[in-house]
Annotation: A computed fold for a 265-nucleotide part of an RNA from a Chloroflexota bacterium, annotated as large-subunit ribosomal RNA, domain VI. It matches the Rfam family "Bacterial large subunit ribosomal RNA". The organism belongs to Chloroflexota, within Bacteria.
Context: one part of a larger RNA
């Protein structure tokens, strides 16, 4: 821009894409078959491998602005307590998020048309013949069925809901201009949405982010003081102190605002 008013939702599916795998065990049954050795079809149940998708409750990984321990050195005048640097200095753990080695799920069933092939009826050819007319069965393959995209499918589809029947110009026609509606955009606070864009939430009639409060969770018992010990250190106060992204609450801070947008039938 188009889809013959403007707008918001929800959809149909033309047409594309993905998936499609395999093993082993048990029952049937030591049955059918076979002299024996051996050993099924059909049917039912179970359990795995690889692959794929999703997820983070579990097991773990990462977690460079979380906690603790600790070495050297410089600094905060000294002590104590801290900070910088040294691969995040090193070491032990670790929330959220993201992950797999973790967890769950999937391949099925079914329908239709067929291939090789197996048939029925049956002439040409009084027999025979699955084929010439007619007709049935038959694959991990084909079409559907499962998952994803999808109406620019210009063949532009469908359903529901919302907004109305303005003002001025004009041959009162097309059309042009203007103010609005439902809505939308810009702007802003942002997001387990994201390269940008897009998408979601919110913008004071507000919990969108930050702060604060509480909780969860992580570290693992802070500092100061007291006690014991010559001291290193230990014990008590203290399941303390500190704490990121998580879950709630709370307007303290920041979301002030600006524009566009139908008049057909």
């Nucleotide at each position: 821009c188009g889809u013959a008013g403007g707008u918001g939702a929800c959809u149909u599916g033309a047409g594309g894409g993905g998936a499609g795998c395999c093993g082993c065990c048990c029952u049937u049954a030591g049955u059918a078959c076979g002299a024996g050795a051996g050993g099924a079809c059909c049917a039912g149940g179970g359990u795995g491998g690889a692959c794929a998708g999703a997820c983070c409750g579990c097991u773990g990984g990462u977690g460079u602005g979380c906690c603790a321990g600790u070495u050297g050195u410089c600094c905060c005048g000294c002590c104590a307590g801290g900070g910088g640097c040294a691969u995040c200095g090193c070491u032990g753990g670790g929330u959220a998020g993201c992950c797999a080695u973790g967890u769950c799920u999937g391949g099925c069933a079914g329908a239709g048309a067929u291939a090789a092939c197996c048939g029925c009826u049956g002439a040409a050819u009084g027999c025979a013949u699955c084929u010439a007319a007619g007709u049935g069965g038959g694959a991990a393959g084909c079409u559907c069925g499962c998952c994803c995209c999808a109406a620019g499918a210009u063949g532009a589809g469908g359903u529901c809901a919302c907004c109305c029947a303005c003002c001025g110009g004009g041959u009162u026609a097309a059309c042009c201009g203007g103010g609005u509606a439902a809505g939308c955009g810009c702007g802003g606070u942002u997001c387990u949405a994201g390269a940008c864009c897009a998408g979601g939430a919110c913008c004071u009639g507000g919990a969108u982010a930050g702060g604060c409060c509480g909780g969860a969770g992580g570290u693992g018992u802070a500092a100061g003081c007291g006690c014991a010990g010559c001291a290193a250190u230990g014990c008590g106060u203290u399941c303390a102190g500190c704490c990121a992204a998580c879950c709630g609450g709370u307007a303290c801070u920041a979301a002030u605002g600006c524009g566009c947008g139908a008049g057909g039938g």